[in-house]
Molecule: Bacterial RNase P class A
Organism: Methylomarinovum caldicuralii
RNA sequence: AGAGUCGGCCGGGCAAUCGCUGCCGCCCCCCGGGCGGGAGAGGAAAGUCCGGGCUCCACAGGGCAGGGUGCCAGGUAACGCCUGGGCGCCGCGAGGCGACGGAAAGUGCCACAGAGAACAGACCGCCGAUGGCCCGUUUCGGGCACAGGCAAGGGUGAAACGGUGCGGUAAGAGCGCACCGCGCGGCGGGCAACCGACCGCGGCACGGCAAACCCCACCCGGAGCAAGAUCAAAUAGGGGAGCACCAUGCGUGUGGCCCGCACGCCGCUCCCGGGUAGAUCGCUGGAGGCGUCUGGUGACAGGCGUCCUAGACGAAUGAUUGCCCCCGACAGAACCCGGCUUACAGGCCGGCUCUCCCC
Numbered sequence: 001a002g003a004g005u006c007g008g009c010c011g012g013g014c015a016a017u018c019g020c021u022g023c024c025g026c027c028c029c030c031c032g033g034g035c036g037g038g039a040g041a042g043g044a045a046a047g048u049c050c051g052g053g054c055u056c057c058a059c060a061g062g063g064c065a066g067g068g069u070g071c072c073a074g075g076u077a078a079c080g081c082c083u084g085g086g087c088g089c090c091g092c093g094a095g096g097c098g099a100c101g102g103a104a105a106g107u108g109c110c111a112c113a114g115a116g117a118a119c120a121g122a123c124c125g126c127c128g129a130u131g132g133c134c135c136g137u138u139u140c141g142g143g144c145a146c147a148g149g150c151a152a153g154g155g156u157g158a159a160a161c162g163g164u165g166c167g168g169u170a171a172g173a174g175c176g177c178a179c180c181g182c183g184c185g186g187c188g189g190g191c192a193a194c195c196g197a198c199c200g201c202g203g204c205a206c207g208g209c210a211a212a213c214c215c216c217a218c219c220c221g222g223a224g225c226a227a228g229a230u231c232a233a234a235u236a237g238g239g240g241a242g243c244a245c246c247a248u249g250c251g252u253g254u255g256g257c258c259c260g261c262a263c264g265c266c267g268c269u270c271c272c273g274g275g276u277a278g279a280u281c282g283c284u285g286g287a288g289g290c291g292u293c294u295g296g297u298g299a300c301a302g303g304c305g306u307c308c309u310a311g312a313c314g315a316a317u318g319a320u321u322g323c324c325c326c327c328g329a330c331a332g333a334a335c336c337c338g339g340c341u342u343a344c345a346g347g348c349c350g351g352c353u354c355u356c357c358c359c
Stems, first nucleotide, its partner, number of pairs: 001355010012324007020040002023037006042330001046341002049339005054224004066220005071085005086100001087098004101215002106213002108209003123154002125150003130147002132144005162180006181204001182202005187196003228281004238272006249265006288307008325328001
């Protein structure tokens, strides 16, 4: 210098004027308004995909069913997130990616092609030692590819029942051996996942799929701020007190029945209570930001200091003008917080890797 990789950060700036939504102070007697001051969207406010706080409802405990998560350890309020490690794959490398528990518990599936797809198989092929047939023939040699043997090579497939080499054989084959691989046991390292060109045993037996059923381990109550709570015009039903119960009516009691008598209802006033409209709270100071120190590889945790930074409910954050620049992307809070994912013009900073050049 070029190419790349990882992480962090910014997301037009300044000023003036007029508006909009909260807050604070002062003033006008109140209603309502005026004046002044100060604050007012994001890294994703988004998708609403996970996790938690908060609220109400339900709930003795345990199990079944259902759902979720799934290498190991740690972090956290919690997580499907993050950090570190292991293993596998990709990359020369920095680094990236991973539904990554169990297939010698069981069941099931493996399309097409292919001879054969799980304890298999012989299409092409190789052999034909042995037996058979044929030819020449003294022993013996040659041929055929009939019985049969083989699985090395070719071919099919996503996958074909270890790989390379030597020996061996008629040809072959873990048939034998060496190395590699694999399995089991031990030893060593590691908290663990896992690792070891350490030892022994086994010629090798155990193909793939669990995002098929299933098994194992762990986790999980439901609904959501239109949650929910307070005040409270009005209305229905309810309770209490007082007045009126004269007459009529109805009910109950007394009574065999009627009359009669007693009580209550139907009426009026007030109160309690109820809860609609409406208002208020929930509502933004929090698992908070920044700085620094300590512990930790790190995620993170703790101490100290410092800061306050939207809170609406037809729902504000805008418009105009001037100046400047590289002419400005994706996009707008609605209870809050931690994540993930997705969108994004342009720009800044830092760590590291590879290649080339110069000293």